The prediction has a mean pLDDT of 83. Predicted 3D model of a 72-nucleotide RNA (transfer RNA) from a Candidatus Martarchaeota archaeon.

[in-house]
RNA sequence: GCCGCUGUAGCUCAGUGGGAGAGCGUUCGGCUGAAGACCGAAAUGUCGUCGGUUCAAAUCCGACCAGCGGCA
Repeated sequence: GCCGCUGUAGCUCAGUGGGAGAGCGUUCGGCUGAAGACCGAAAUGUCGUCGGUUCAAAUCCGACCAGCGGCA
């Protein structure tokens, strides 16, 4: 230098065009002598950045940034 993959909640990840989600964690409540386990509830997201396509984009297209891998 070229090519590919990945980037979504605090963490691990799902979601391939119309509602942003799951598990774990956190907080509150219940239970307990207390804690754990268990049960209920709640909060947390510029979906890496910018631009484009579309009535509508996390999702499609382009560029860029970061990480990982391959080739040279």
RNAcentral records the identical sequence in 3 taxa. The RNAcentral record of the sequence draws on ENA and Rfam. Rfam family: tRNA. Gene Ontology term of the family: triplet codon-amino acid adaptor activity.